[in-house]
RNA sequence: CGAGUCAGCCGGGCAAUUGCUGCAACCCGACCUCUCUGAGGCAGGGCUUGAUCAAGAGGAAAGUCCGGGCUCCACAAGGCAACAGUGCCGGGUAAUACCCGGCGGAGGCAACUCUAGGGAAAGUGCCGCAGAAAAUAAACCGCCCUAAUUGAAAUUUUAAGGGUAAGGGUGAAAAGGUGAGGUAAGAGCUCACCGCUUUUUUGGUAACAAAAAAGGCAUGGUAAACCCCACUGGGAGCAAGACCAAAUAGAGAUCUUUUGGCGUUACCCGCGCCGGAUCAGGGUAGGUCGCUUGAGAUUAUUGGUGACAAUGAUCCUAGAUGAAUGACUGUCCUCGACAGAACCCGGCUUACAGGCUGACUCGCUUU
Numbered sequence: 001c002g003a004g005u006c007a008g009c010c011g012g013g014c015a016a017u018u019g020c021u022g023c024a025a026c027c028c029g030a031c032c033u034c035u036c037u038g039a040g041g042c043a044g045g046g047c048u049u050g051a052u053c054a055a056g057a058g059g060a061a062a063g064u065c066c067g068g069g070c071u072c073c074a075c076a077a078g079g080c081a082a083c084a085g086u087g088c089c090g091g092g093u094a095a096u097a098c099c100c101g102g103c104g105g106a107g108g109c110a111a112c113u114c115u116a117g118g119g120a121a122a123g124u125g126c127c128g129c130a131g132a133a134a135a136u137a138a139a140c141c142g143c144c145c146u147a148a149u150u151g152a153a154a155u156u157u158u159a160a161g162g163g164u165a166a167g168g169g170u171g172a173a174a175a176g177g178u179g180a181g182g183u184a185a186g187a188g189c190u191c192a193c194c195g196c197u198u199u200u201u202u203g204g205u206a207a208c209a210a211a212a213a214a215g216g217c218a219u220g221g222u223a224a225a226c227c228c229c230a231c232u233g234g235g236a237g238c239a240a241g242a243c244c245a246a247a248u249a250g251a252g253a254u255c256u257u258u259u260g261g262c263g264u265u266a267c268c269c270g271c272g273c274c275g276g277a278u279c280a281g282g283g284u285a286g287g288u289c290g291c292u293u294g295a296g297a298u299u300a301u302u303g304g305u306g307a308c309a310a311u312g313a314u315c316c317u318a319g320a321u322g323a324a325u326g327a328c329u330g331u332c333c334u335c336g337a338c339a340g341a342a343c344c345c346g347g348c349u350u351a352c353a354g355g356c357u358g359a360c361u362c363g364c365u366u367u
Stems, first nucleotide, its partner, number of pairs: 001363010012332004017327002020056002022053001023050003026046003029042001031041004058338001062349002065347005070237004078269002083233005088102005103117001104115004118228002123226002125222003140168002142164005147158002176194006195217001196215008241289004252279005260274005296315008333336001
């Protein structure tokens, strides 16, 4: 200097004019309380004030894929069963399918990246076409022997019989691989090394790794196919739920009513309740709370490889409800991407113009 890998940050700035929401202050104020011509609390209202309110959309607010907090369902919020999810080992967390660190496997020269990573000897299914044959699976070409023929011999030709799976072909995959010996020709037939199985020893918390011994040892793969095994899981969800005010029809018809029905994740059991289902019709659609102080943020020290944990200090940083943060002008330059909270939090996934920072790997050149 170039190419790459991993991690982090910003996401137009500044000024002026003007406009919004919340909050605070102030004013009015029904009502309540008291020590009563005042004080305090507080529903409601205000074209009032606030650039001297650290107030006012994100790193993903998106997806709605996970895990929770919270609320309600009868303090049985139970059982059986089903369904769903996860799937190597150890740790972290409120918890998870998340995160961290390892092990095995695959890719890459490497830094690193990915991993749906339990079981195929419980069973079932599938592996198209091609190929002789695709798992209770083989003989198309070929090789060898016997018999006849030709020939001095090697050899040539023919039908049948026997042996073979080393060579060739098909395929993603074809009776473990390479080499040597042996054989009529071949084959773990024998041997060496590798692979595989079993046992032992060593290291490691473990997943696993290494070494040694014995054994010719399996005729495959696939479970992101059904399935088996282990573990986990109540349901519904802020349109949850609670309160206030107002209005109407505490009215109607049919069926059923403890041998019925409803609820509790189907069914069943258990338990609780006394009503339930259908049709037609009438009223309301308002307001307040929930609603933002949190498993919170920033920072320091200590411990830890790390995710994180403990302790201390500092801070409060949106709560709209047809939906608030905008408009205009000037100026600077990196000329501006993806994109807007709606109960809250922790993750994962996806999108992203341009700019900046750090560490590491490889290559080239120079010293």
Molecule: Bacterial RNase P class A
Organism: Gammaproteobacteria bacterium